[in-house]
RNA sequence: GAGGCUGUGGCUCAGUGGUAGAGCGUCUGCUUUACACGCGGAAGGUCCCAGGUUCCAUCCCUGGCUGCCUCA
Numbered sequence: 001g002a003g004g005c006u007g008u009g010g011c012u013c014a015g016u017g018g019u020a021g022a023g024c025g026u027c028u029g030c031u032u033u034a035c036a037c038g039c040g041g042a043a044g045g046u047c048c049c050a051g052g053u054u055c056c057a058u059c060c061c062u063g064g065c066u067g068c069c070u071c072a
Stems, first nucleotide, its partner, number of pairs: 001071005007065001010024004018055001026042005048064005
């Protein structure tokens, strides 16, 4: 320099054109003499950034940035 993949709660990841979910983690209630386990509940994400298409974009298109891989 060229090509490809990736970006979503604290972490690991789903998701689909109609204002986003799970597991673990955190907090909290029940249970216990107490802790752990278990059960219930809650908080927590302007979905990497900027434009475009669309009635509507996390999703489609363009550019940029981050990380990874391959080639030179």